Context: one part of a larger RNA
RNA sequence: CGUUGGAAAUUUGAGAGGAGCUGUCCUUAGUACGAGAGGACCGGGAUGGACGCACCGCUGGUGUACCAGUUGUUCCGCCAGGAGCAUCGCUGGGUAGCUACGUGCGGAAGGGAUAAACGCUGAAAGCAUCUAAGCGUGAAGCCCCCCUCAAGAUGAGAUUUCCCACACGCAAGUGGUAAGACCCCUUGGAGACGACGAGGUAGAUAGGCAGGAGGUCGAAGCGUAGUAAUACGUGCAGCUGACCUGUACUAAUCGGUCGAGGG
Numbered sequence: 001c002g003u004u005g006g007a008a009a010u011u012u013g014a015g016a017g018g019a020g021c022u023g024u025c026c027u028u029a030g031u032a033c034g035a036g037a038g039g040a041c042c043g044g045g046a047u048g049g050a051c052g053c054a055c056c057g058c059u060g061g062u063g064u065a066c067c068a069g070u071u072g073u074u075c076c077g078c079c080a081g082g083a084g085c086a087u088c089g090c091u092g093g094g095u096a097g098c099u100a101c102g103u104g105c106g107g108a109a110g111g112g113a114u115a116a117a118c119g120c121u122g123a124a125a126g127c128a129u130c131u132a133a134g135c136g137u138g139a140a141g142c143c144c145c146c147c148u149c150a151a152g153a154u155g156a157g158a159u160u161u162c163c164c165a166c167a168c169g170c171a172a173g174u175g176g177u178a179a180g181a182c183c184c185c186u187u188g189g190a191g192a193c194g195a196c197g198a199g200g201u202a203g204a205u206a207g208g209c210a211g212g213a214g215g216u217c218g219a220a221g222c223g224u225a226g227u228a229a230u231a232c233g234u235g236c237a238g239c240u241g242a243c244c245u246g247u248a249c250u251a252a253u254c255g256g257u258c259g260a261g262g263g
Base pairs, nucleotide, nucleotide: 001152005163006162007161008160009159010158011157015149016148017147018146021049022048023047024046025045026044027043033038051106052105053104054103055102059100060099061098062097066093067092068091069090070089071086072085073084074083075082076081110144111143112142117137118136119135120134166175167174168173180258181257182256183255184200185199186198187197188196205251206250207249208247209246210245211244212243214240215239216238221234222233223232224231225230
């Protein structure tokens, strides 16, 4: 821009893409078969491998603004306590998120038309013949079925709901609006940017704050014991990024733009 008024929502599916794998074991059954050795079809069940999708409750990884320990050095006047730098200085852990080595699920079943093949009926050709007319069975393959996208499918589909018949103009059109949308702002399990989602005071959208979860592992100060290093007590303490809940304290203020009127 189009889809022949303007919107919001829910959809149909022409079409396109994805998936499509397979082992072993038990049973049927040591049966059929076979002199024996050996050893099934068909059917029923179990459990794996690889691959794929999703997820983070479990097991782990990472986790550079979490916690603790610790070395050297500089600084905060000194002690104590801290801060900077040294690969995040090094080391031990670790929330959220992201993840696999972790977990769940998938291939199935079913329907249709077929290939090779196997048939029924059956003439040409009094017989025979699956074929010439006609009718069946029959594959991991084909079309459906399963998952995803999808009406620019210009063949532009469908359904529901909302907005209304404004002003100027002969007309073309222009303007202010409606429903609605956008700009702008706070932002996100969304994201390169657009986009998408949640919100914008009639508000929990982000930050802050409060409480909690989880993490770390017992803060500082003081006391006690010890010459001291240190230990214990106060005290499941102190600290705590992303997690959960609450709370208008801060910031989403004030505003602006677009947007139908036709048969």

Large-subunit ribosomal RNA, domain VI from Saccharibacillus brassicae, 263 nucleotides, folded computationally. Its Rfam family is "Bacterial large subunit ribosomal RNA". Its family is annotated with structural constituent of ribosome and ribosome in the Gene Ontology. RNAcentral holds the full RNA, with entries from Rfam. The organism belongs to Saccharibacillus, within Bacteria.